Context: one part of a larger RNA
RNA sequence: UCCGGCGAGUUGCCGAUACUGGCAAGGUUAAGCACCAGGGAGGUGCGGAGCCGAAGGGAAACCAAGUCUGAAUAGGGCGGAAGGAGUCAGUAUAGGCAGACCCGAAACCGGGUGACCUAUCCAUGUCCAGGCUGAAGCGGGAGUAAAAUCCUGUGGAGGGCCGAACGCACAUCCGUUGAAAAGGGUGGCGAUGAGGUGUGGAUAGAGGAGAAAUUCCAAUCGAACCCGGAGAUAGCUGGUUCUCCUCGAAAUAGCUUUAGGGCUAGCCUCGAAAGCAAGUCUCAUGGAGGUAGAGCACUGAAUUCCUAAGGGGGCGUCAAAGCUUACCAAGGGAUAUCAAACUGCGAAUGCCAUAGAGAUGAUAGACGGGAGUCAGACCACACGAGAUAAGUCGGGUGGUCGAAAGGGAAAGAGCCCAGACCUACGGCUAAGGCCCCCAAGUACGUGUUAAGUGGGAAAGGAUGUGGGAUUUCAAAGACAGCCAGGAUGUUGGCUCAGAAGCAGCCAUACAUUAAAAGAGUGCGUAACAGCUCACUGGCCGAGAGGUCCUGCGCCGAAAAUGUCCGGGGCUAAAACACGACGCCGAAGCCUGGGAAUGCAGCUGGACUGCAUUGGUAGAGGAGCAUGCUUAAAUGGAAGAAGCGGUACCGGAAGGGGCCGUGGACGUUUAAGGAGAGAGAAUGCCGGA
Numbered sequence: 001u002c003c004g005g006c007g008a009g010u011u012g013c014c015g016a017u018a019c020u021g022g023c024a025a026g027g028u029u030a031a032g033c034a035c036c037a038g039g040g041a042g043g044u045g046c047g048g049a050g051c052c053g054a055a056g057g058g059a060a061a062c063c064a065a066g067u068c069u070g071a072a073u074a075g076g077g078c079g080g081a082a083g084g085a086g087u088c089a090g091u092a093u094a095g096g097c098a099g100a101c102c103c104g105a106a107a108c109c110g111g112g113u114g115a116c117c118u119a120u121c122c123a124u125g126u127c128c129a130g131g132c133u134g135a136a137g138c139g140g141g142a143g144u145a146a147a148a149u150c151c152u153g154u155g156g157a158g159g160g161c162c163g164a165a166c167g168c169a170c171a172u173c174c175g176u177u178g179a180a181a182a183g184g185g186u187g188g189c190g191a192u193g194a195g196g197u198g199u200g201g202a203u204a205g206a207g208g209a210g211a212a213a214u215u216c217c218a219a220u221c222g223a224a225c226c227c228g229g230a231g232a233u234a235g236c237u238g239g240u241u242c243u244c245c246u247c248g249a250a251a252u253a254g255c256u257u258u259a260g261g262g263c264u265a266g267c268c269u270c271g272a273a274a275g276c277a278a279g280u281c282u283c284a285u286g287g288a289g290g291u292a293g294a295g296c297a298c299u300g301a302a303u304u305c306c307u308a309a310g311g312g313g314g315c316g317u318c319a320a321a322g323c324u325u326a327c328c329a330a331g332g333g334a335u336a337u338c339a340a341a342c343u344g345c346g347a348a349u350g351c352c353a354u355a356g357a358g359a360u361g362a363u364a365g366a367c368g369g370g371a372g373u374c375a376g377a378c379c380a381c382a383c384g385a386g387a388u389a390a391g392u393c394g395g396g397u398g399g400u401c402g403a404a405a406g407g408g409a410a411a412g413a414g415c416c417c418a419g420a421c422c423u424a425c426g427g428c429u430a431a432g433g434c435c436c437c438c439a440a441g442u443a444c445g446u447g448u449u450a451a452g453u454g455g456g457a458a459a460g461g462a463u464g465u466g467g468g469a470u471u472u473c474a475a476a477g478a479c480a481g482c483c484a485g486g487a488u489g490u491u492g493g494c495u496c497a498g499a500a501g502c503a504g505c506c507a508u509a510c511a512u513u514a515a516a517a518g519a520g521u522g523c524g525u526a527a528c529a530g531c532u533c534a535c536u537g538g539c540c541g542a543g544a545g546g547u548c549c550u551g552c553g554c555c556g557a558a559a560a561u562g563u564c565c566g567g568g569g570c571u572a573a574a575a576c577a578c579g580a581c582g583c584c585g586a587a588g589c590c591u592g593g594g595a596a597u598g599c600a601g602c603u604g605g606a607c608u609g610c611a612u613u614g615g616u617a618g619a620g621g622a623g624c625a626u627g628c629u630u631a632a633a634u635g636g637a638a639g640a641a642g643c644g645g646u647a648c649c650g651g652a653a654g655g656g657g658c659c660g661u662g663g664a665c666g667u668u669u670a671a672g673g674a675g676a677g678a679g680a681a682u683g684c685c686g687g688a
Stems, first nucleotide, its partner, number of pairs: 001688006011098004016093008026052003032046005056063002066078004101239002104236001108229006119203009128193001130162003133158001137154006166190003170187005205221001207217003214223001242623006252265005266373002268370004278363001279360005284354004293345001294343002299339003304334004310328002312325004376401006383394003406417003421594004426590003432584003435568003441581001444579005454570001460555002464552010481539005487512003492506003518533001522531002595613007602605001624677001626674001628672008642661005648655002
């Protein structure tokens, strides 16, 4: 991993609702007793205690179709009336109490078992090759007054030294499904001691032991192990077994030691009833309102100017008065702005109403049974938070997903199209497409783009190119080019070492000669010089220059698997814009056939018509299969069950026929009652 078997809403009691049945103004027995049966826990009878109902009101006494309150014959509350249904069982459903759908803790408590591992302690034994060092003491000698002290010998001390056994475990390599649930190799440390070790004994879990690490107490230790309470509890995770049909959610509000749980409401489903259609939509009419926008009288913000109290600075015998100021500035005036918490204005939508109209309709509402849901996601629009960030957070309205398959977007929950009952080698379309991959136009018309733009991007930049508008110059000759001129007062004045058109300052709307020529556009010189420009003439001969709006392009443009439009490939297009005609394209729509559900109709048929039939949680309905029981029927040695094979039948679960095998028990119908359906639970057991 696979196969087979086993494996999860049960049972008892209680009340509730619905249905079925018995009896009914009544219904019903409980314990117990008796009899019968004995195929296990059964049947029949007795038993009326008790319970529910038929009457209520009051706290109660109590009264009673009334009663309570009250002084009340008052008022009021709760009842009665009209006519009236209960009760006992069974079944179904959910709930309560019980383990209560199944498996699952870590833990808690009780009683026991453990110190053969290990920790410490007690008792009693035992072990430590060899070598080295040489303490005290003592002898002798020296020495002293005597000592101290010194030398030498002897001696053999030490948690002394080196190093095997033995013990330990510091480094590193190997091992890591190991040879080993802690080892092996090479080195290392202790090795007469707080040493190692044998045997026997002591200490026990709310505890012991601990040269102390939460360390050890039998491969288990922040509290051992075994059994029991015990099916602890688990608002948590996982799993929960046949089929078809109808409807079909929610991820919200309020409250919650509440936030991944609950309760009530909302939204779903089923039932019966009622009914002046009370619902929804559209139109019409009538309303409330202060949003978008707008505006600036109000509340505030904010711009420029004028005016101006006050303040600051300066002047002033600085005591002042006064004067002054390119300082600040309330208020006022003019001007042009801004606002969710501004409004002298003010929509569109939306909302409310109508005893107006139309459409639709058991739609809405109420009652009763059953739920699930309380993590929502993205998209569009108008907002808040954030950074006018986020596949971000929060709410509002709508959509889709959730619970929705199909077609498109290369691929894709939430985008676009469109809602799958089944079937057809029938047809038409939607979004999107029509060169090839790939179904359908290498289709048409008019333009644009040259960037492979298309097929990623901004501020900004640019004689890219198309369209439009406007303006200036131009046959009295423009623009560009070429030829010629571009002068004089004068080197303007000042400044300066110098300043002569060209460092700088002043003047430059100076003047003269002229076709024209600046007191000079740029280069240049130390300053001059020189080159050039403006301006003018000639040659030439037809357009030239500026500005604005707009279409499509260009640059700006650097990233990590692979060029990258899905690919090939595409340039009068297979790109872009506009127009027009075809076609393709889905489970959409239509057509043929079939099924089911609901409603309606009638001649009541398995008829006809209309509508419907995506679906998670979930509600409701109808069935299939398994083993057993009861009754009736029936099959079987001329071969039961079971097993194997098979081309048959049914809308599904499923059901048959035949053949083989097998060798003795089955089946059908009606009913009952369940240990009643397996693919998942890191399920359990067995096998491969």